[in-house]
RNA sequence: CCACCAUCCCGAGCGGCCGAGAGACCUGGCUCCACGACGCCGCAGCAACCACUCUCCGGAGCCGGUGCUACCGCCAGGUGCGAUGGAGC
Numbered sequence: 001c002c003a004c005c006a007u008c009c010c011g012a013g014c015g016g017c018c019g020a021g022a023g024a025c026c027u028g029g030c031u032c033c034a035c036g037a038c039g040c041c042g043c044a045g046c047a048a049c050c051a052c053u054c055u056c057c058g059g060a061g062c063c064g065g066u067g068c069u070a071c072c073g074c075c076a077g078g079u080g081c082g083a084u085g086g087a088g089c
Stems, first nucleotide, its partner, number of pairs: 002088001004086005013043005021032003025078005044069003049065002052061003073081001
């Protein structure tokens, strides 16, 4: 990079830095944001995809590898697209 499989219902914040937009893309909405959003860092937490342990085989736990921690992937439309994990190539 390409295609494949599974999930996108629920769940989870504090501090420091930065300084104006942000919610993937387009359109129409709707929301968040100088009472500092978004992003980055630290710590914490959530979850249980992989790995690991246990199992009465229903599940339970969870150091590690990821991921995630406003709003149903914020809503709708786009015969679609996006994100995360896994196993390949």
SAM riboswitch aptamer (S box leader) from Tersicoccus solisilvae, 89 nucleotides, folded computationally.
It was read from a public genome assembly, where an Rfam model found it.
Lineage of the source: Bacteria > Bacillati > Actinomycetes > Micrococcales > Tersicoccus.
The prediction has a mean pLDDT of 86.